The RNA shown here (FMN riboswitch aptamer (RFN element)) has 151 nucleotides and comes from Nioella halotolerans.
[in-house]
RNA sequence: AUCCGUUCUCAGGGCGGGGCGGAAUUCCCCACCGGCGGUAUGCGGGCACGGCCCCGCGAGCCCGCGAGCGCCCCCGCAUCAAGCGGGGGGUCCAGCAGACCCGGUGAGAGGCCGGGGCCGACGGUCAAAGUCCGGAUGGAAGAGAACGAGC
Numbered sequence: 001a002u003c004c005g006u007u008c009u010c011a012g013g014g015c016g017g018g019g020c021g022g023a024a025u026u027c028c029c030c031a032c033c034g035g036c037g038g039u040a041u042g043c044g045g046g047c048a049c050g051g052c053c054c055c056g057c058g059a060g061c062c063c064g065c066g067a068g069c070g071c072c073c074c075c076g077c078a079u080c081a082a083g084c085g086g087g088g089g090g091u092c093c094a095g096c097a098g099a100c101c102c103g104g105u106g107a108g109a110g111g112c113c114g115g116g117g118c119c120g121a122c123g124g125u126c127a128a129a130g131u132c133c134g135g136a137u138g139g140a141a142g143a144g145a146a147c148g149a150g151c
Base pairs, nucleotide, nucleotide: 003150004148005147006146007145008144009143010142016030017029018028019027031131032130033120034119035065036064037063038062042057043056044055045054046053047051060118061117068096069095070093071090072089073088074087075086076084077083100116101115102114103113104112122134123133124132
């Protein structure tokens, strides 16, 4: 140093303009946004550089994860029964569960360059929401710090 333990801190962005309408930040046209870890032919730096070397940054749609809904279990309420909504748990299944191609360069592209596309929980709403309001002063992938006679 790594690992482990304890504690603490941190951990999400976006409707601006116009149209129709009684009504839309929800529809239509133009616009805007992109959590966490990994990977790295990009960028910057380093060197004991003939480097698929080391360090930092680097993907919404490549691999995986998270929150949400569903599902299952427990508690509660109600009932003839179907059920109801609130809380807690599981994380199996992914069920909803998301989305990329073409051309170029190159030894190699899923990542680079150019172009054109595509995606976005649930509940609410005078009218259908990635962008408004709400659960949420919540939770969390994870990131960091301190401490420790652990290792």